[in-house]
RNA sequence: AACGGGCAAAGUCAGAGAAAUCUGAUGACGCAAAGCCACGGGUCCUGACUUUAGGGACAGCCGGGUUGCCGAA
Numbered sequence: 001a002a003c004g005g006g007c008a009a010a011g012u013c014a015g016a017g018a019a020a021u022c023u024g025a026u027g028a029c030g031c032a033a034a035g036c037c038a039c040g041g042g043u044c045c046u047g048a049c050u051u052u053a054g055g056g057a058c059a060g061c062c063g064g065g066u067u068g069c070c071g072a073a
Base pairs, nucleotide, nucleotide: 006031007030011026012025013024014023015022016021029060035066036065037064039063040062041061042058043057044056045055046054
């Protein structure tokens, strides 16, 4: 290379939450780390008087860390 397996965007339905968003089902736009970790940046929600501190969310925004599947000649 090939084969096998993996994840699952938008939308829809049900549930949780004040919200961002999350969980389950359905569904595949894509993904070789689209496994995991909020450490740096970023975005979003919230936020007492400042629209800032603090708190929260996103790993499928970028970097970093860490673990790691199949694999012919």
This is a predicted structure of a 73-nucleotide RNA (c-di-GMP-I riboswitch aptamer) from a soil metagenome.
The RNAcentral record of the sequence draws on MGnify.
The model forms 90% of the base pairs in the Rfam consensus.